This is a predicted structure of a 476-nucleotide part of an RNA (small-subunit ribosomal RNA, 3' major domain) from Ruellia speciosa.

[in-house]
Context: one part of a larger RNA
RNA sequence: UGAUGGGGGCCCACACAAGUGAUGGAGCAUGUGGUUUAAUUCGAUGCAAACCGAAGAACCUUACCAGGGCUUGACAUGCUGCGAAUCCUCUUGAAAGAGAGGGGUGCCUUCGGGAACGCGGACACAGGUGGUGCAUGGCUGUCGUCAGCUCGUGCCACAAGGUGUUGCAUUAAGUCCCGCAACGAACACAACCAUCGUGUUUAGUUGCCAUCGUUGAAUUUGGAACCCUAAAUAGGCUACCGAUGAUAAGCCGGAGGAAGGUGAGGAUGACAUCAAGUCAUCAUGCCCCUUAUGCCCUGGGCGACACACGUGCUACAAUGGCCGGGACAAAGGGUCGCAAUCCCGUGAGGGUGAGCUAACCCCAAAAACUCAUCCUCAGUUCGAAGUGUAGGCUGCAACUCGCCUGCAUGAGGUCGGAAUCGCUAGUAAUCGCCAGUCAAUCAUACAACGGUGAAUUCGUUCCCAGGCCUCGUACA
Numbered sequence: 001u002g003a004u005g006g007g008g009g010c011c012c013a014c015a016c017a018a019g020u021g022a023u024g025g026a027g028c029a030u031g032u033g034g035u036u037u038a039a040u041u042c043g044a045u046g047c048a049a050a051c052c053g054a055a056g057a058a059c060c061u062u063a064c065c066a067g068g069g070c071u072u073g074a075c076a077u078g079c080u081g082c083g084a085a086u087c088c089u090c091u092u093g094a095a096a097g098a099g100a101g102g103g104g105u106g107c108c109u110u111c112g113g114g115a116a117c118g119c120g121g122a123c124a125c126a127g128g129u130g131g132u133g134c135a136u137g138g139c140u141g142u143c144g145u146c147a148g149c150u151c152g153u154g155c156c157a158c159a160a161g162g163u164g165u166u167g168c169a170u171u172a173a174g175u176c177c178c179g180c181a182a183c184g185a186a187c188a189c190a191a192c193c194a195u196c197g198u199g200u201u202u203a204g205u206u207g208c209c210a211u212c213g214u215u216g217a218a219u220u221u222g223g224a225a226c227c228c229u230a231a232a233u234a235g236g237c238u239a240c241c242g243a244u245g246a247u248a249a250g251c252c253g254g255a256g257g258a259a260g261g262u263g264a265g266g267a268u269g270a271c272a273u274c275a276a277g278u279c280a281u282c283a284u285g286c287c288c289c290u291u292a293u294g295c296c297c298u299g300g301g302c303g304a305c306a307c308a309c310g311u312g313c314u315a316c317a318a319u320g321g322c323c324g325g326g327a328c329a330a331a332g333g334g335u336c337g338c339a340a341u342c343c344c345g346u347g348a349g350g351g352u353g354a355g356c357u358a359a360c361c362c363c364a365a366a367a368a369c370u371c372a373u374c375c376u377c378a379g380u381u382c383g384a385a386g387u388g389u390a391g392g393c394u395g396c397a398a399c400u401c402g403c404c405u406g407c408a409u410g411a412g413g414u415c416g417g418a419a420u421c422g423c424u425a426g427u428a429a430u431c432g433c434c435a436g437u438c439a440a441u442c443a444u445a446c447a448a449c450g451g452u453g454a455a456u457u458c459g460u461u462c463c464c465a466g467g468c469c470u471c472g473u474a475c476a
Base pairs, nucleotide, nucleotide: 001476002475003473004472005471007470008469009468010467011466015460016459019423020422021421022420023419026314027313028312029311030310031309032308033307034305035304042053043052064300065299066298067297068296069295070294073125077124078123079121080120081119082118083117087102088101089100090099091098092097107114108113127289128288130287131286132285136283137282138278139277140276141274148187150185151184152183153182154163155162156161167178193266195264196263198234199233200232201231202230203229204228208223209222210221237260240254241253242252244250316416320375321374324371325370326369332363333362334361337356338355342351343350344349382413386409387408388407389406390405391404392403393402429452430451431450432449
């Protein structure tokens, strides 16, 4: 100087407390371990692995396994020979591939040939999701959006070092103020960025308002006030008043205001730590394979199943279930697409195909909600798993192994032990909606979006994590 202490002081945080909703019990979905397997490809393992890489494994993907094949190779550059390329048919085969036949000659040209492409040959080489993340770059997690981490000169100390950065107050903050052998400064903090919240100006279609008309639309005409859209601009700074404080920084109350003390939520992550993660995004040193650890194909596997763990969905009902009527969003996506309308079907869906390259048309029905009705506490009109059967869709293909629909059947489950987790306001809880991935199909996940909309916070004694000062230490 650090580290550490069941030492001390000060402070902070959904850390506790006060509340609220969950997990842990059930069924299912999904990930992991284990076991099994020809293979169940690989990585991630306390917090900081486990709906994680994977924003989507039937083939492909795919890296794994079995079998069938290739060896200058699926891909790149160089040399050389032939042929332009492309296309069609047949045989064989599980396919990859192999074999046979047919048609066909373009572009540039100094007529020698050349460009591009295909087939063959020899060698340099290609290739490797093979190893090492403890050889690395890049990227990322974490402490932690915690308030720290340092430097120059000066001064102190023999030196390691100290001072500054400590102290009194204060702040979300090493934020600011005062003091001080220190005076300044860098990186973090804050601000600058975009979104939301208010007004004004400009603009007015596809949006808005009114009008004509209609069962309802399309449509007609007018307007620029409102809504909205999207550009500019104003606005908030403790600026004003009072109390308090050291005449400070600030803090408390008030006024005005759409908004008040960081207005709300984002993006933004210092010096370091964990030889943290990733050689399977990519790049890369070294090592290894080279008729195979490379490459092509068919089929299988990644989907197995005594079990253990994690994350979720659905429930156990009456603040509810079911049938019917009615109402109100936001944000997205759409031409290899979204698809209205009408017809058929109980339905998934099928046929038709208007409109839309979208403030125009479509996806699109928002659902909780409300009105009416049934039931009255039961394994039920709760709950939906699993099963049987009949179908639909996508796709070359749905057996292993997809999603959806109808009918029948109706399992466990009556609120969950010890323990554990989230959350302080438009938050929790609850309700639906949409996108990405998707050559098609597949969402209880993930990322957004809005609707309804709480309770509680005395406080810092204690648990956990962290910051500053100080004391001890046989640790470095």